[in-house]
RNA sequence: GGGCGAUUAGCUCAGUUGGCUAGAGCACUUGCCUUACAAGCAAGAAGUCAUAGGUUCGAGUCCUAUAUCGCCCA
Numbered sequence: 001g002g003g004c005g006a007u008u009a010g011c012u013c014a015g016u017u018g019g020c021u022a023g024a025g026c027a028c029u030u031g032c033c034u035u036a037c038a039a040g041c042a043a044g045a046a047g048u049c050a051u052a053g054g055u056u057c058g059a060g061u062c063c064u065a066u067a068u069c070g071c072c073c074a
Base pairs, nucleotide, nucleotide: 001073002072003071004070005069006068007067010026011025012024013023019057028044029043030042031041032040050066051065052064053063054062
């Protein structure tokens, strides 16, 4: 330098043919339970879907550029 893939909650990841308010596990907060802690049970909070632009009635999803990370080729 070229090609491919990934980027969604604090972490690890889903998300169907583009369609109603974006989800799970772990973690976190509160309560219950316990002598106490852990585990368990109940509830809750937490999101610029990497950034910018475009297409569309409608974009996490499609297109373009950029950034970061990984793999392959030279």
Overview: Transfer RNA from Candidatus Scalindua sp. SCAELEC01, 74 nucleotides, folded computationally. Its Rfam family is "tRNA". The family's RNA type in Rfam is transfer RNA. Taxonomically the source falls in Candidatus Scalindua (Bacteria, Pseudomonadati, Candidatus Brocadiia, Candidatus Brocadiales).